[in-house]
RNA sequence: GGCUGGGUAGCUCAGUGGUCAGAGCAGGCGACUCAUAACCGCCAGGUCGUGGGUCCGAUCCCCACCCCAGCCA
Repeated sequence: GGCUGGGUAGCUCAGUGGUCAGAGCAGGCGACUCAUAACCGCCAGGUCGUGGGUCCGAUCCCCACCCCAGCCA
């Protein structure tokens, strides 16, 4: 340098054009317990990598760029 895959909550990941963007873990609160843990309930937490484009509408499609991993040279 080229190709492929990925970038979404603090972490691990789903989602895939239509409205509130989700789960588990972690965090906070409650309940339970003599108490702690586990289990249970609730809450909070997001510029969906950045910038453009298409569309009535973009996390999703297209383009460029940045970062990560792998392969090739």